[in-house]
Small-subunit ribosomal RNA, central domain from Nitzschia sp. (in: diatoms), 352 nucleotides, folded computationally. Taxonomically the source falls in Nitzschia (Eukaryota, Sar, Stramenopiles, Bacillariophyta).
Context: one part of a larger RNA
RNA sequence: UUGGGCGUAAAGCGUUUGUAGGUGGUUUAAUAAGUCAUUUAUUAAAUAUUAAAGCUUAACUUUAAAAAAAUUCUUGAAACUAUUAAACUUGAGUAAUAUAGAGGUAAGGGUAAUUUUCAAAGAAGCGGUAAAAUGCGUGAAUAAUGAGAGGAAGAUCAAAAGCGAAGGCAUUUUACUGGAUUUAAACUGACACUCAGAAACGAAAGCUAAGUUAUCAAAUGGGAUUAGAUACCCCAGUUAGUCUUAAGCUGUAAACGAUAGAUACUAAAUAUUUUCUAGAUCAAUCUAUAUUAUAUUGAAGCUAACGCGUUAAGUAUCUCGCCUGAGAAGUACGCUCGCAAGAGUAAAACUC
Numbered sequence: 001u002u003g004g005g006c007g008u009a010a011a012g013c014g015u016u017u018g019u020a021g022g023u024g025g026u027u028u029a030a031u032a033a034g035u036c037a038u039u040u041a042u043u044a045a046a047u048a049u050u051a052a053a054g055c056u057u058a059a060c061u062u063u064a065a066a067a068a069a070a071u072u073c074u075u076g077a078a079a080c081u082a083u084u085a086a087a088c089u090u091g092a093g094u095a096a097u098a099u100a101g102a103g104g105u106a107a108g109g110g111u112a113a114u115u116u117u118c119a120a121a122g123a124a125g126c127g128g129u130a131a132a133a134u135g136c137g138u139g140a141a142u143a144a145u146g147a148g149a150g151g152a153a154g155a156u157c158a159a160a161a162g163c164g165a166a167g168g169c170a171u172u173u174u175a176c177u178g179g180a181u182u183u184a185a186a187c188u189g190a191c192a193c194u195c196a197g198a199a200a201c202g203a204a205a206g207c208u209a210a211g212u213u214a215u216c217a218a219a220u221g222g223g224a225u226u227a228g229a230u231a232c233c234c235c236a237g238u239u240a241g242u243c244u245u246a247a248g249c250u251g252u253a254a255a256c257g258a259u260a261g262a263u264a265c266u267a268a269a270u271a272u273u274u275u276c277u278a279g280a281u282c283a284a285u286c287u288a289u290a291u292u293a294u295a296u297u298g299a300a301g302c303u304a305a306c307g308c309g310u311u312a313a314g315u316a317u318c319u320c321g322c323c324u325g326a327g328a329a330g331u332a333c334g335c336u337c338g339c340a341a342g343a344g345u346a347a348a349a350c351u352c
Stems, first nucleotide, its partner, number of pairs: 004323003007306002012320001014201004021194003025088007033081002035077003041071003049065006091191001092188003096183001098181002103177007111153001115149005125136002162169002206249003209245003216241001220236004260319006268297005275290001277288004301308002325352003334345004
C1' cells in the first nucleotide's frame, strides 16, 4: 500500500463561518466526454502458462498455441455519470403569522450579607482546633443596637428545566440586537451537503497599560503537627490575583456525550418542554392526534465486554479530521506566532 479502525483499548480538530476540492433532488429532449460493445494497430526475443517433441528419466533444450491489461483506430448503443436547453417542487431559502427563552451588548435602579467608620450602651473575655497555640481585647474587643462608606455578589424561585456554535449564560428596568420553533403555503426554483488552506469566537490561569480593592487568597511571615514538614490544620495579610476598561495580548483545559457534520430508514412505554388543531370546562386547566427539544427504561440490531438503542455506538450514503507496538516524546532541531510565559508544527538514534 491493500485492508482495518476512532464512547472506554492508539485515534473526532475546543467551536463555528467558509474558498478551492469532493459529493449532490424530480421530469423531458439533445450531445456522446466518461461508460459499454465491435473492429484495426502496437506492446521485440527470452522468461512465465498450456500442449507436444528431443537427450535412458529429470533438470535442460526445441516447436506450437493462447490470455489478461494498457494505448490507439473504425463503426455503433444511450441506461447511468457528465454537458447543454427547457420545466417542476418535496431539499434549501425569502416574505408573512404567532410563541418560548439565565442568547448577546450597553446604561440605570434596588437588595440580604461580609468588611470597615462613627455613636450610644455594656464589662472580660473573644477567636480558633481533634486538642492547642500564634492572634484580637481594660488604649474597652467579641456579642447585641442605630447611622454611614465602599466593593463584590445575586439566596429562595431552581428543575434530569430553558437559551446559545462552542466557551458559556441567573436580582430588576430600559434601549439596541442574534438565533430557534410553530402555522399557513404567497414567492424563488436545487440556490444543497461537507469542507484542505484561511478567518472569527474561545473557561480558568497568565502578561501589558490605567483604575478599583469589600471578601477570598497563590507568594510571604508566624503557630501547631512531625524524626523532619519548604505540606495537610490554625492565625496574620503591605502582596499578586480575584473586579472594571467601545484597551490589548495569550489560544490552551478531563475545551467530555472522552461519541465530527449532513441526509434517509428501523418496535414501544414513561416524564418534562415549545407550538398547532379538535373537544371538555365559568375559569384556572385537562384530554386526544401531531410538532420542537430534553431525559429515563427498552424490542430488533450492534458491541470484546461494559453498554448503545429513532438524540444509535442499529441499517445505509456523502464529505472532512485522525490512528497504526511501548518508551524515548508531544520531546530535540528547524520554521511560524507571542512582550514574556509559552503555543503550533514535529522526528530520529537508542532500549524493550

Model confidence (mean pLDDT): 82 of 100. The full RNA is in RNAcentral, with records from ENA and SILVA.